[in-house]
C1' cells in the first nucleotide's frame, strides 16, 4: 500500500429505524455497636464531519484510533 473487523457512562459490554440499558465504580441514604454483605435513589456515556429518512448508536461515505490478515 490492500482488505477485513472495533469505537457506546471512570471500567467491562448490550443495544433488527422510534425514551440509550445492564453491570461495576462514585455520591447519598437504609440496615448494622462499627466494617462489610443486602437494599433504594442519584452523578455520568453513542470517537469524528457530513449524507439518506419524518425521525440515525443503528443505514451510507469520509476522517481518526485501536486490532488482524495479505504484501
Nucleotide at each position: 500500500g490492500c482488505a477485513c473487523c472495533u469505537g457506546u457512562a471512570g471500567u467491562g459490554u448490550a443495544g433488527c429505524g422510534g425514551c440509550a440499558a445492564c453491570a461495576u465504580a462514585c455520591a447519598a441514604g437504609c440496615c448494622u455497636c462499627c466494617c462489610a454483605u443486602g437494599c433504594u435513589u442519584g452523578u455520568g456515556c453513542c470517537c469524528u464531519g457530513g449524507g439518506u429518512u419524518c425521525g440515525a448508536c443503528u443505514c451510507c461515505c469520509g476522517g481518526c484510533a485501536g486490532g488482524u490478515g495479505c504484501a